[in-house]
Molecule: small-subunit ribosomal RNA
Organism: uncultured bacterium
RNA sequence: CGUCAGAUUGAACGCUGGCGGCAUGCUUUACACAUGCAAGUCGAACGGCAGCACGACGUGUAGCAAUACACGUUGGUGGCGAGUGGCGAACGGGUGAGUAAUACAUCGGAACGUGUCCUGUAGUGGGGGAUAACCAAUCGAAAGAUUGGCUAAUACCGCAUACGAUCUACGGAUGAAAGCGGGGGACCGCAAGGCCUCGCGCUAUAGGAGCGGCCGAUGUCCGAUUAGCUUGUUGGCGGGGUAACGGCCCACCAAGGCGACGAUCGGUAGCUGGUCUGAGAGGAUGAUCAGCCACACUGGAACUGAGACACGGUCCAGACUCCUACGGGAGGCAGCAGUGGGGAAUUUUGGACAAUGGGCGCAAGCCUGAUCCAGCCAUGCCGCGUGAGUGAAGAAGGCCUUCGGGUUGUAAAGCUCUUUCGGCGGGGACGAAACGGUCCGUGACAACACCACGGACUAAUGACGGUACUCGCAGAAGAAGCACCGGCUAACUACGUGCCAGCAGCCGCGGUAAUACGUAGGGUGCAGGCGUUGUUCGGAUUCAUUGGGCGUAAAGGGUGCGUAGGCGGCGCGGUAAGUCGGGUGUGAAAUCUUGGAGCUUAACUCCGAAACUGCAUUCGAUACUGCCGUGCUUGAGGACUGGAGAGGAGACUGGAAUUUACGGUGUAGCGGUGAAAUGCGUAGAUAUCGUAAGGAAGACCAGUGGCGAAGGCGGGUCUCUGGACAGUUCCUGACGCUGAGGCACGAAGGUCAGGGGAGCAAACGGGAUUAGAUACCCCGGUAGUCCUGACAGUAAACGGUGCACGUUUGGUGUGGGAGGAUUCGACCCCUUCUGCGCCGGAGCUAACGCGUUAAACGUGCCGCCUGGGGAGUACGGUCGCAAGAUUAAAACUCAAAGAAAUUGACGGGGGCCCGCACAAGCGGUGGAGUAUGUGGCUCAAUUCGAUGCAACGCGAAGAACCUUACCUGGCCUUGACAUGCAUCUCUAAGUUGGUGAAAGCCAGCGAGUCCCGAAAGGGACAAUUUGCACAGGUGCUGCAUGGCUGUCGUCAGCUCGUGUCGUGAGAUGUUGGGUUAAGUCCCGCAACGAGCGCAACCCCUGUGAACUGUUGCCACCGAGCCGUGAGGCUCGAGCACUCUGUUCAGACUGCCCCGCUCUAACGGGGAGGAAGGUGGGGACGACGUCAAGUCAGUAUGGCCCUUACGGCCAGGGCUGCACACGUACUACAAUGCCCAGUACAGAACGAUCCUAGACCGCGAGGUGGAGGAAAUCACUAAAACUGGGCCCAGUUCAGAUUGAAGUCUGCAACUCGACUUCAUGAAGCCGGAAUCGCUAGUAAUGGCGUAUCAGCUACGACGCCGUGAAUACGUUCCCGGGCCUGCA
Repeated sequence: CGUCAGAUUGAACGCUGGCGGCAUGCUUUACACAUGCAAGUCGAACGGCAGCACGACGUGUAGCAAUACACGUUGGUGGCGAGUGGCGAACGGGUGAGUAAUACAUCGGAACGUGUCCUGUAGUGGGGGAUAACCAAUCGAAAGAUUGGCUAAUACCGCAUACGAUCUACGGAUGAAAGCGGGGGACCGCAAGGCCUCGCGCUAUAGGAGCGGCCGAUGUCCGAUUAGCUUGUUGGCGGGGUAACGGCCCACCAAGGCGACGAUCGGUAGCUGGUCUGAGAGGAUGAUCAGCCACACUGGAACUGAGACACGGUCCAGACUCCUACGGGAGGCAGCAGUGGGGAAUUUUGGACAAUGGGCGCAAGCCUGAUCCAGCCAUGCCGCGUGAGUGAAGAAGGCCUUCGGGUUGUAAAGCUCUUUCGGCGGGGACGAAACGGUCCGUGACAACACCACGGACUAAUGACGGUACUCGCAGAAGAAGCACCGGCUAACUACGUGCCAGCAGCCGCGGUAAUACGUAGGGUGCAGGCGUUGUUCGGAUUCAUUGGGCGUAAAGGGUGCGUAGGCGGCGCGGUAAGUCGGGUGUGAAAUCUUGGAGCUUAACUCCGAAACUGCAUUCGAUACUGCCGUGCUUGAGGACUGGAGAGGAGACUGGAAUUUACGGUGUAGCGGUGAAAUGCGUAGAUAUCGUAAGGAAGACCAGUGGCGAAGGCGGGUCUCUGGACAGUUCCUGACGCUGAGGCACGAAGGUCAGGGGAGCAAACGGGAUUAGAUACCCCGGUAGUCCUGACAGUAAACGGUGCACGUUUGGUGUGGGAGGAUUCGACCCCUUCUGCGCCGGAGCUAACGCGUUAAACGUGCCGCCUGGGGAGUACGGUCGCAAGAUUAAAACUCAAAGAAAUUGACGGGGGCCCGCACAAGCGGUGGAGUAUGUGGCUCAAUUCGAUGCAACGCGAAGAACCUUACCUGGCCUUGACAUGCAUCUCUAAGUUGGUGAAAGCCAGCGAGUCCCGAAAGGGACAAUUUGCACAGGUGCUGCAUGGCUGUCGUCAGCUCGUGUCGUGAGAUGUUGGGUUAAGUCCCGCAACGAGCGCAACCCCUGUGAACUGUUGCCACCGAGCCGUGAGGCUCGAGCACUCUGUUCAGACUGCCCCGCUCUAACGGGGAGGAAGGUGGGGACGACGUCAAGUCAGUAUGGCCCUUACGGCCAGGGCUGCACACGUACUACAAUGCCCAGUACAGAACGAUCCUAGACCGCGAGGUGGAGGAAAUCACUAAAACUGGGCCCAGUUCAGAUUGAAGUCUGCAACUCGACUUCAUGAAGCCGGAAUCGCUAGUAAUGGCGUAUCAGCUACGACGCCGUGAAUACGUUCCCGGGCCUGCA
């Protein structure tokens, strides 16, 4: 830095869906709209009478008549289409396009208006002329229009009057009205009526209430990559206009007004109460409900009116749609429903005015898509149900399994109950009381009418709805899903799949044993819903006011001066702006919180309280801050004295060195490098001497020394000049700190102009190096480097650490002063101020580290940071001559990037040390031929495995058959082998015949054992047949495993307990100084101990002793035999010696000398000793590494085959051959070969075995056979040595190959055995690059034995003895290993 768990929603999508209550429901196209409805009402204002009803009159018909019907006349009555007139239509309902302020919220203000309503006051007298309707005529398709004529009013206009009112020059002037209805006693009138009274109106005026207009303050999103905006602009005077103030408008005058506290411009947005979230502060939001604003197809305008610049009014313009007879007209759903379109997405063209409210009306009443209800949708919130109890044979089925069982699971079934909701049937609301009517009372009145008010009684009125609710009936009956189960995060197994299919919020799963994919079983969570996606807040102290940072993680400006701003020492007085306290007003209701109440509960609703953290006003307080005044000296500054310094600028000047020029001497090279070459030089270089020129730079002194704000400053002298420091008193009196913009300085390199140019040296040229070498190295060389003037303005401009002030333990060094003490003088010493360093305490820090020069503790101010990359880039602006600098994004992409520390490993890093590691030597391999193994190729098969060291004479200590696993062909199917059950039969072992290559197939013959029982017989075992379970597999996986093994490596290492240190990983111990073959030992040490390794204990060998004495031995003794003799052989006796074997002894740095160091460990030398410093060899292999090797030795999980991938047999193959490699043998010869003679081992092995002597064969071998189950018999050397031959040659070297003839083993030597003899006689004359082994009884060289085995490919492997060397200066280098070290 990323991610999740929470809450939320006007949601959408997927799967699923029983009931009810209460809410919500076009967030998108302010897109376009068919159809219906949404604003009318009043006849108690008016003329009237089209339609309806009634009455009256007339006529007619029917009837005896009452009467009924029909027609006509009649505004007479109820009423009423259209019209005049009044009121309403400016409310209610919708939407959020515009609007960043003419809006909104809160608090104030003065210069205003107001229909209806309320309270007063005063009136309501008397006249007039018209005009709709209507009638007639005309035009037009229609909408509609025109002309003439009649008529009314609460329509219109004068006159009179004027309590108020308005104007005024204070004399005065101006200006109103309308009637209608109910009732009525007296009086008047022919009547209508007058008249009286009541009610409703009307006029004027004053006041009120409510409402509206206007003004001010404060608050109200983002962008500076928008910094300047403004001319009616800002103000004044005078007018106009308005209900009213005002540049609102106009004329004139002035030149103002706004802006880094962000004007202007651009983008986005209706505002609020509230809503969601949050511990809060905040953040996000502004659906439903409520307040305000704005809008009504788009733009503009006014009219009427109390009120509009008017959603369902008018006019004009525009777009669009519709009608049309083409002339002309009509329209505006952002009202309720509804349609199309858009969209992931949002409902019925419903009922009623019953209630609440509104308009009109005296009222009845009419109108009302406001409203109240119903319908649709799990869209949300809330409630209920889908059953309860019992029930273990722990059923069946499913799943898993170690096959024993476990789990699903009391779950089911079964038994006993209940009946909510739903279903059917019956009853059935509240919401409704006013208005009205009757009566009574009061008021008004002449009045017991009428009217108003109050009371009593009372009729009628329900859309919802036959709904809520309630009663009855039946029956567990009709009612559960979704997501998840690797970690975060509750919940695990099997199968399928095999980096495929797929999953995934992040990390990440899947490549054959997937708890992560898919399915199943099981489980977990929620539940009429559950998941997914989207939104917002939270977690995120991850923009940090609460509550963060900047040495190295992102982050201190390169440095200073300084403007605005922010902050500011001590004392006194005043003020009361901030601050604190009290009161008052306001902060709408709803919401939230809380106490209650009503719906069965809850959601929901109602009543009350609290709260609304705010604003305004008033009264008080005065500590702190501010402001005003007056003082102070400690902050700051000044004066005086003194010394230090590469501080800065200019002028002058000296020497060393390089180079060049000239001259002299001098001769062949110089120069350069790892090595060279280019280059210079016989036209005289390099070298050397002298003279001269010119430029640049300042050796030694010189120092974690000095100075400066930083960059930076270094020969010397002079002039000018800045700053710091110390000392002493005096002066000013807060004058201070920081510092956005701004200004100045600012290395190197670069740019421009003019000089200068010795050396050095980008670019460039050449030579090398190299695979290349646009580099490093070399020879040259131009800009540049230097000076003057002007730009540029950046650096790892770094202490990677902004400036200032205060506080907080120490040690030590050094630069510059002052004081003290002391001395003849000086140093050392003590104190103090100011710089520069090192070490280190507390404290801080993630750690490293910092630590009075802080990165500690505090204060003030500035700058900067917010994951990595894209990118300090693009675009725009500013600056620059240019190069470029500065300011500075986004798209997209990743799950990291980064810091510090830890443990290992690695390096053509360092240090110390070891090893046949190199070196010093000896002998080989690589060349030849052959043997053998491997690769490759081939094949029906050439079975399989092993593959750097650590596969390749390896598994294989024996492939002709067998082995054998491979191939071809022929056969068997409970099987060649094991166990169990059932069954069949009597025969098994053995044997005969046929067929066949054999296996096999077919057909025969052919003993039984044990127990019980008197016997008959029964049972058991063994065997056979058949069947079922099963056997069997060298089939796969060594990357599922056990076991075993190889390797690093016989290298010296690997760990643990306790303690200590560290936030932690870890460290310490195990490091260090010595020493050793060794972490072997010693010393030191926050370590002390311990374990596995090392060493020792074990075996063999080297010396001795004791014992042992046959099959070993024979010195001495005796006997016999042979021999002339020396002597030999045999026997006896014996065990001295050799030897066999057992048990001991011995070697331990024990002794002496020296070295080392403070010692020790140890090292060197010596003595003695058979052996001397682990004597030599062996066995023995720490923690671990290589997914090293082995499923084909055995074992074993999983998978696979089951008349075959099992089993048997015959033949073939494993031996195949253009080739390549490894390991060996034999050689190439004279230190040899051949021939002859002759001597000396050890260790093994032997009964279907070893085989002596003898005979036969040239020989392999054969015949035959003494002896030997072995210290008894058999086998027993070769090289060496002696003599002779060969004479350097493809040979008397070498022996391959081939021919012929044989021997032996074996059922069988064709593929495919070994050996013998004769003949044949290949390559090869010491081996390129490269490479291996070995340090002493070793290398080299010589033979002997054994296992396997019928025989053999053995020249292999494992052992044995004989003969028997050379060399090691040393650790630079190659290889491997150990320890320390990132202070490299």